Predicted 3D model of a 350-nucleotide part of an RNA (small-subunit ribosomal RNA, central domain) from a mine metagenome. Its Rfam family is "Bacterial small subunit ribosomal RNA". The prediction has a mean pLDDT of 91. The full RNA is in RNAcentral, with records from SILVA.

Context: one part of a larger RNA
RNA sequence: CUGGGCGUAAAGGGCGCGUAGGCGGGGUCGGAAGUCGGGUGUGAAAGCCCCGGGCUCAACCCGGGAACGGCGCCCGAGACUCUGGCUCUUGAGUCCCGGAGAGGCGGGUGGAAUUCCUGGUGUAGCGGUGAAAUGUGUAGAGAUCAGGAGGAACACCGGUGGCGCAGGCGGCCCGCUGGACGGAGACUGACGCUGAGGCGCGAAAGCGUGGGGAGCAAACGGGAUUAGAUACCCCGGUAGUCCACGCGGUAAACGAUGAGGGCUAGGUGUGGGGGGUAUCGACCCCCUCCGUGCCGAAGCUAACGCAUUAAGCCCUCCGCCUGGGGAGUACGGCCGCAAGGUUGAAACUC
Numbered sequence: 001c002u003g004g005g006c007g008u009a010a011a012g013g014g015c016g017c018g019u020a021g022g023c024g025g026g027g028u029c030g031g032a033a034g035u036c037g038g039g040u041g042u043g044a045a046a047g048c049c050c051c052g053g054g055c056u057c058a059a060c061c062c063g064g065g066a067a068c069g070g071c072g073c074c075c076g077a078g079a080c081u082c083u084g085g086c087u088c089u090u091g092a093g094u095c096c097c098g099g100a101g102a103g104g105c106g107g108g109u110g111g112a113a114u115u116c117c118u119g120g121u122g123u124a125g126c127g128g129u130g131a132a133a134u135g136u137g138u139a140g141a142g143a144u145c146a147g148g149a150g151g152a153a154c155a156c157c158g159g160u161g162g163c164g165c166a167g168g169c170g171g172c173c174c175g176c177u178g179g180a181c182g183g184a185g186a187c188u189g190a191c192g193c194u195g196a197g198g199c200g201c202g203a204a205a206g207c208g209u210g211g212g213g214a215g216c217a218a219a220c221g222g223g224a225u226u227a228g229a230u231a232c233c234c235c236g237g238u239a240g241u242c243c244a245c246g247c248g249g250u251a252a253a254c255g256a257u258g259a260g261g262g263c264u265a266g267g268u269g270u271g272g273g274g275g276g277u278a279u280c281g282a283c284c285c286c287c288u289c290c291g292u293g294c295c296g297a298a299g300c301u302a303a304c305g306c307a308u309u310a311a312g313c314c315c316u317c318c319g320c321c322u323g324g325g326g327a328g329u330a331c332g333g334c335c336g337c338a339a340g341g342u343u344g345a346a347a348c349u350c
Stems, first nucleotide, its partner, number of pairs: 004321003007304002012318001014201004021194003025088007033081002035077008049065006091191001092188004096183003103177007110154001115149007125136002162169002206247006215241002220236004258317006266295011299306002323350003332343004
């Protein structure tokens, strides 16, 4: 170096864009670098291997052969790779029409509920639990009615549903904006795939500055429980949760399943679109494309299970694994305001 692997045993990068590189559709003509054939030169001798011979054998020595995996040059082949030209349309993309969607950003707005404030009615409790107590209430609570303030989240619809690359996205309206899908043609003509580095995005918690603060609630205080109770239960409650800008860059960032492409039985549900049949018409029924579930053939799998959304059969490219602990630690580097992140050992031990 080759050989094995990565759903759950160790192992898919959190996700995207993309540089280098790797890989790359059909036809035809040319070139001939790789590749293949032939020739030739070289590959010193000795040694190794084979045959024969000489010392009484052997070691040792002598002769011959083979080999010297290789390289250079010449001639030739042209399938495959490569390379140059022309060309093609199926890969990829552009244009047009159409409908679907919690996709993103900004602005506006609505009702329910909680809390608080004011006022009315009204009186002896309320609250909480397994039971209580702390708490709260005659300075009038709780209940109830009216009005007001403020913040956060959007019941029903709601789905086994949709959208997004992932993180994620849910009241309603408006504006700006991304992508996907379906339909009919026209156009470009391989423009493609992957992607080490790099750049960007990235839940929650956390950090910085300023604002906001209804409810909830780490920490904290109190009441219980208990042998104790730094908990579980209860009464309170500050960061935080919210907004703006900046930082951070992690996760059971999960489908624990990288991306792209081709091929390989079906059945059934559901979301979006198109066509057909039928009908007065929607519906029903049939076909089809895209998405999303369930069940299953072959096949695969250690089993569980996967099974056209593959974990089946293949190709390309990237990432990653190599016994457990020590340890995602130490040291160093890089990044960060910090917290810490990232890269990532060894001794020792089983």